[in-house]
RNA sequence: GUACGAUAAAGGCAAAUUCUGGUGAAAGCCGGAAGACGCAAAGCCACGGAGCUAAGUCCCUAACGGAUAAGCUGGCCGGGUUGCCGAA
Numbered sequence: 001g002u003a004c005g006a007u008a009a010a011g012g013c014a015a016a017u018u019c020u021g022g023u024g025a026a027a028g029c030c031g032g033a034a035g036a037c038g039c040a041a042a043g044c045c046a047c048g049g050a051g052c053u054a055a056g057u058c059c060c061u062a063a064c065g066g067a068u069a070a071g072c073u074g075g076c077c078g079g080g081u082u083g084c085c086g087a088a
Stems, first nucleotide, its partner, number of pairs: 004086002012039002017034007037075001043081003047078003050073003056068004
C1' cells in the first nucleotide's frame, strides 16, 4: 500500500414511532426535540438496475381512466468517489 473487518480504541451516523417548523401536486424532502432498529462508509454522487409518486405532457372518455420523471429513495442492489482505526 492492497485486501480484510475485532465483544479493540477514539469518534460518527440514526430506522420505526411521537411532538413540531418549513416545503411539495404527490411520493417525499429539509430542520428542531425525544427515540435507538441498525450501519465500517447508514460520508458523497441518481451513472445502471429496482422501487415510490404523477404536477406537467400525451392517449382515451360522457365521466372514470391509461402511459410517462424532468420529482423522490444513496438506510433496495450494483457502480463511481473520498475517508477514521488496525487485532487476526
This is a predicted structure of an 88-nucleotide RNA (c-di-GMP-I riboswitch aptamer). It was read from a public genome assembly, where an Rfam model found it. Model confidence (mean pLDDT): 89 of 100.